This is a predicted structure of a 135-nucleotide RNA (c-di-AMP riboswitch aptamer (ydaO/yuaA leader)) from Paenibacillus sp.
It matches the Rfam family "c-di-AMP riboswitch aptamer (ydaO/yuaA leader)". Gene Ontology terms of the family: cyclic-di-AMP binding and regulation of gene expression.
RNA sequence: AAACUUAGAAGGCCGAAGCUUUUUUGAAGCACGGGGGAACCAAUCUUUGGGGUGAAGUCGCGUUAUGCGCGGCCGGGUGAUUACUCUUUGAUCCGAAUCCGACAGCUAACCUCGCAGGCCACAAAAAGGAGAGGU
Numbered sequence: 001a002a003a004c005u006u007a008g009a010a011g012g013c014c015g016a017a018g019c020u021u022u023u024u025u026g027a028a029g030c031a032c033g034g035g036g037g038a039a040c041c042a043a044u045c046u047u048u049g050g051g052g053u054g055a056a057g058u059c060g061c062g063u064u065a066u067g068c069g070c071g072g073c074c075g076g077g078u079g080a081u082u083a084c085u086c087u088u089u090g091a092u093c094c095g096a097a098u099c100c101g102a103c104a105g106c107u108a109a110c111c112u113c114g115c116a117g118g119c120c121a122c123a124a125a126a127a128g129g130a131g132a133g134g135u
């Protein structure tokens, strides 16, 4: 460089929510994730309260309605197609819940918290592109 190909290993997925050790409903370390917090910069907000986690927002219409329904925009997830990565089209699903308590822009040092829960067995198990890996 060219040709062929997706091997081997491993159930997969959402999520930060994992790994290791241990005296195992616990603790520690590492990894991962969130918040607070200078200067510079930004802003001129501050009952119309405000702010945080998270994709879970926003606009319009109907309705007495902050609720509910429908629709638009926006945001997020999924496919054993083709189980390496990214991505396009298409299909499909979701836009919950909760915390702080008058208070928080950004933010080096520093301080602090979390490491839960749940889903999947005949099918879009659809069609492409790029990269990487293997022979």
Stems, first nucleotide, its partner, number of pairs: 003135004011120004018030005032114005041105001047102001049103001050100004057073007074095005084131006
The RNAcentral record of the sequence draws on Ribocentre.